[in-house]
RNA sequence: GGCCUUGUGGCCUAAUGGCAAGGCGUCAGUUUUCGGUAUCCAAUUACGGUUGGAUGUCAUCCACUGAAGAUUGCGAGUUCGAUCCUCGUCGAGGUCA
Numbered sequence: 001g002g003c004c005u006u007g008u009g010g011c012c013u014a015a016u017g018g019c020a021a022g023g024c025g026u027c028a029g030u031u032u033u034c035g036g037u038a039u040c041c042a043a044u045u046a047c048g049g050u051u052g053g054a055u056g057u058c059a060u061c062c063a064c065u066g067a068a069g070a071u072u073g074c075g076a077g078u079u080c081g082a083u084c085c086u087c088g089u090c091g092a093g094g095u096c097a
Stems, first nucleotide, its partner, number of pairs: 001096007010024004018080001026067005035058010073089005
């Protein structure tokens, strides 16, 4: 340098030329598990505490619900309509010389 494949929310992956969808993650809420802490009660005590229970609160985990998040690499063309087809260009991978 030629040719081929590929580029879609933060990440991964769908979408026959006709509403850009799903999973993970993020945020919010509810529920739940296990803890921290405060108050109260009970037991015990060497009177310093210790243990157990109830309630409130905070954080974490699990589950559920909801929300935000995309000029579909970029630019142009074809078309009523482009993630999809065409051209150029950029990035990545492969192959040939």